[in-house]
Molecule: c-di-GMP-I riboswitch aptamer
Organism: Gemmatimonadales bacterium
RNA sequence: CGCUGCUCAGAGCACAGCCGGGGAAAUCCGGUGCCGCAGAGUCACGGGACUACAGCUUUCGGGCCACGUCCGCCGGACCGCCAGC
Numbered sequence: 001c002g003c004u005g006c007u008c009a010g011a012g013c014a015c016a017g018c019c020g021g022g023g024a025a026a027u028c029c030g031g032u033g034c035c036g037c038a039g040a041g042u043c044a045c046g047g048g049a050c051u052a053c054a055g056c057u058u059u060c061g062g063g064c065c066a067c068g069u070c071c072g073c074c075g076g077a078c079c080g081c082c083a084g085c
Stems, first nucleotide, its partner, number of pairs: 002085004012037002017032006035072001041078003045075003048070003055064003
């Protein structure tokens, strides 16, 4: 440096639910925490998914729309622990 995650160490993260808060919502933040994660660390870059305040439209039922959200959906980029080869 590359590959791998069978084994070791010390750690780390935190789905659902519940409590408090932000937000129009998706969802996010803090606490707790059954699921689970060897990148469940970072970046919305490509794909995908979710929401639709405002805006446009409407037969007034609704429809469209990302500038919003998700990296614990897939791919990519960057950084990184331990062990083995």